[in-house]
Molecule: transfer RNA
Organism: Sphingobacteriales bacterium
RNA sequence: GCCUCUCUAGCUCAGCGGUAGAGCAGCUGAUUCGUAAUCAGCAGGUCGCCAGUUCGAAUCUGGUGGGAGGCU
Numbered sequence: 001g002c003c004u005c006u007c008u009a010g011c012u013c014a015g016c017g018g019u020a021g022a023g024c025a026g027c028u029g030a031u032u033c034g035u036a037a038u039c040a041g042c043a044g045g046u047c048g049c050c051a052g053u054u055c056g057a058a059u060c061u062g063g064u065g066g067g068a069g070g071c072u
Stems, first nucleotide, its partner, number of pairs: 001071007010024004018055001026042005048064005
């Protein structure tokens, strides 16, 4: 220098054009003499960033930044 993959909640990851989800973690309550475990509920995300396409974009396209791998 070239190519490919990846970036979504605090963490690990789903989500193949139609209002963004799970597990764990957190908070509240129930249960317990108390703790843990268990159960119920709640909160938490400008979907790396900037544009474009579209009635509509996390999703498609271009650019750009971070990370990983490969080639030379």